[in-house]
RNA sequence: CGGGGUGUAGCGCAGUCCGGUAGCGCGCCACGUUCGGGACGUGGAGGCCGUGGGUUCGAAUCUCGCCACCCCGA
Repeated sequence: CGGGGUGUAGCGCAGUCCGGUAGCGCGCCACGUUCGGGACGUGGAGGCCGUGGGUUCGAAUCUCGCCACCCCGA
């Protein structure tokens, strides 16, 4: 320098192909259960999707630039 992949909640991921304002597991908080803890059960908080534009009535999703990380090639 060229090509490809990944970026979504504290952590690990799904959702993208086929646009309709986001979900699962673990973790966290409260309550129940227990002498207490763990485990279990119920409820809850937490992200506008790496970043900036474009298209659209509407973008995590399509499109362009940039950034970070990983892989391949030179």
A computed fold for a 74-nucleotide RNA from a Marinilabiliaceae bacterium, annotated as transfer RNA.
The organism belongs to Marinilabiliaceae, within Bacteria.
The coordinates come from a structure-prediction model, not an experiment, and the mean pLDDT is 81.
Rfam family: tRNA. Rfam's curators write: Transfer RNA (tRNA) molecules are approximately 80 nucleotides in length.
The sequence was found in a public genome assembly.